[in-house]
Molecule: transfer RNA
Organism: Mogibacterium sp.
RNA sequence: GGUCUCCUCGUCUAAAGGUAGGACAUCGGGCUUUCGCCCCGACAAUGUUGGGUUCGAGUCCCACGGGGAUCA
Repeated sequence: GGUCUCCUCGUCUAAAGGUAGGACAUCGGGCUUUCGCCCCGACAAUGUUGGGUUCGAGUCCCACGGGGAUCA
């Protein structure tokens, strides 16, 4: 340098055009003599950034930044 691929709650991860779900963590409650385990509930991401397409974009297109794979 060419090609491909990934960027989503604090962390990991899902979605495949119709207003983002789960696990862990955190917080509250239950249980327990207490802690822990276990059970119930709650909070939390507008999406790397900027444009475009569309009635509607995390999802499709372009550019930018960063990570990775591969070829040379």